[in-house]
RNA sequence: GGAGCAGACCGGGUGAUCGCCGGUGCGCGUGCGCACGGGAGGAAAGUCCGAACACCACAGGACAACAGGCUGGCUAACGGCCAGGCGGGGAGACCCGACGGAAGAGUGCAACAGAGAAGAGACAGCCCGAACGGGUCGCCUCGGCGGCCGCGUGGGCGAUGGUGAAACGGUGAGGUAAAGGCAUCACCAGCGAGUCUGGCGACAGGCUCGGCUAGGCAAACCCCCUGCGGUGCAAGACCAAAUAGGGGACCGGUUUGAAGCUUGUCCGUCUUCAUCCCGCAAGGGAUCCGGUUCCGGGUAGGUCGCUUGAGCGGCGCAGCAAUGCGCCGCCUAGAUGAAUGAUCGCCGCCUGUCUCGACAGGCACAGAAUUCGGCUUACAGGUCCGCUUCGCGG
Numbered sequence: 001g002g003a004g005c006a007g008a009c010c011g012g013g014u015g016a017u018c019g020c021c022g023g024u025g026c027g028c029g030u031g032c033g034c035a036c037g038g039g040a041g042g043a044a045a046g047u048c049c050g051a052a053c054a055c056c057a058c059a060g061g062a063c064a065a066c067a068g069g070c071u072g073g074c075u076a077a078c079g080g081c082c083a084g085g086c087g088g089g090g091a092g093a094c095c096c097g098a099c100g101g102a103a104g105a106g107u108g109c110a111a112c113a114g115a116g117a118a119g120a121g122a123c124a125g126c127c128c129g130a131a132c133g134g135g136u137c138g139c140c141u142c143g144g145c146g147g148c149c150g151c152g153u154g155g156g157c158g159a160u161g162g163u164g165a166a167a168c169g170g171u172g173a174g175g176u177a178a179a180g181g182c183a184u185c186a187c188c189a190g191c192g193a194g195u196c197u198g199g200c201g202a203c204a205g206g207c208u209c210g211g212c213u214a215g216g217c218a219a220a221c222c223c224c225c226u227g228c229g230g231u232g233c234a235a236g237a238c239c240a241a242a243u244a245g246g247g248g249a250c251c252g253g254u255u256u257g258a259a260g261c262u263u264g265u266c267c268g269u270c271u272u273c274a275u276c277c278c279g280c281a282a283g284g285g286a287u288c289c290g291g292u293u294c295c296g297g298g299u300a301g302g303u304c305g306c307u308u309g310a311g312c313g314g315c316g317c318a319g320c321a322a323u324g325c326g327c328c329g330c331c332u333a334g335a336u337g338a339a340u341g342a343u344c345g346c347c348g349c350c351u352g353u354c355u356c357g358a359c360a361g362g363c364a365c366a367g368a369a370u371u372c373g374g375c376u377u378a379c380a381g382g383u384c385c386g387c388u389u390c391g392c393g394g
Base pairs, nucleotide, nucleotide: 001390002389003388004387005386007384008383009382010381012347013346014345015344016343017342018341020039021038023036024035025034026033027032028031041365045376046375048374049373050372051371052370053232054231055230056229066227067226068225069224070084071083072082073081074080085099086097087096088095089094100223101222106221107220108217109216123161124160125157126156127155128154131153132152133151134149135148136147137146138145139144169188170187171186172185173184174182189213190212191210192209193208194207195206196205197204198203236304237303238302239301246295247294248293249292250291251290252289253288257273258272259271260270274287275286276285277284278283311330312329313328314327315326316325317324318323348363349362350361351360352359353358354357
């Protein structure tokens, strides 16, 4: 210097002006003004896990459903993180893994290709010539008999070719008509049982025995172990209007009015002005209607929940680390039709154009809504530290 791996971090800067949403202080005319200070993120996102908090439900137990699944540790908890084991990938730094059980509890599946896909299989091929047929040659007592071919039927084979993601341990020897783990031999691989050593453990290594050779898929059903009540701040708590409706108490159900009788019409007179019950009557009670007043529930609206918290930064200690402990310092958005913006100047970066130092355009992904711990996904460009490998030079 090239190529790469891993980790941490930044993600336009600055100044001015005008706005928007909270906070504090002051002033008064009490909802306005002034001053000061604060105002998105590493993911605020997806809402996928785990919690806090709130309400509802709940005697106990079991099943179903769902989720998780190597070991040890961390944590409030987790499906997260750290360290390790095992398996896979890479030359390496390093990366990836739903990583319990398929040897037994059972069921099931395997596209295409291929002869055959689980106690399988003969397409090409190799081998045989006992039986039947065929061809040919020889002999003969002319009926047959024998030899040869390996042509057809037939039989043996799982070694070779070929197919496939996968073909029922591998190599050599013996053996065979040809073959084959073929209760054969040697070596190797795997598995199982026993045992020893190291490790907290997952696991690793060694020895002995057994011809045991058992295929794959459980992200198919299933089996084993573990966990698990529901709904989410629109949770929930408090204050509380108008109108309508509910309940209690009290007053009233009458008149200069209305209707009726009568009448050609008017006036007067008379009768009635809710219903029912008790009572001789005066009167009382119940229901209904109207009014006054009080009480309680809910709605609109408002307040709280709401941001001081498993908080952030620095240093030290313990630990490989995740993390924990101690000391010091800091306060960092809280809206609710929902603020966090716009313009201009200078600088930075990117893209384009040309007269090559100017001009034009743009600033990644995105954007709070109860709060935390994680995971996942999106992201222009840039900075720092460590490591691997190759080349060159000393």